A computed fold for a 75-nucleotide RNA from a Candidatus Aenigmatarchaeota archaeon, annotated as transfer RNA. The sequence is in RNAcentral, with records from ENA. Rfam family: tRNA. About the family: Transfer RNA (tRNA) molecules are approximately 80 nucleotides in length. It is annotated as a transfer RNA. NCBI's taxonomy places the organism under Archaea, Nanobdellati, Candidatus Aenigmatarchaeota.

RNA sequence: GGGGACGUCGUCUAGCUUGGUCUAGGAUCGGGCCCUUGGGAGGCUCAGACCUGGGUUCAAAUCCCAGCGUCCCCA
Numbered sequence: 001g002g003g004g005a006c007g008u009c010g011u012c013u014a015g016c017u018u019g020g021u022c023u024a025g026g027a028u029c030g031g032g033c034c035c036u037u038g039g040g041a042g043g044c045u046c047a048g049a050c051c052u053g054g055g056u057u058c059a060a061a062u063c064c065c066a067g068c069g070u071c072c073c074c075a
Base pairs, nucleotide, nucleotide: 001074002073003072004071005070006069007068010028011027012026013025020058030046031045032044033043034042051067052066053065054064055063
């Protein structure tokens, strides 16, 4: 220098070629409460995310473009 894959709560992950509604869902961690003599387990609840910018569209995590970052391959 060329090509490819990926980027979503603190962590892991679903959703992405079906573009749409209902809290962007689940697990774990964290806060509160219930339960218990206390603890563990369990239950309820709260908080927390679409890499950045632009475009298309009535509507974008999802489609398009550019950039940034991580990984892989070629040179």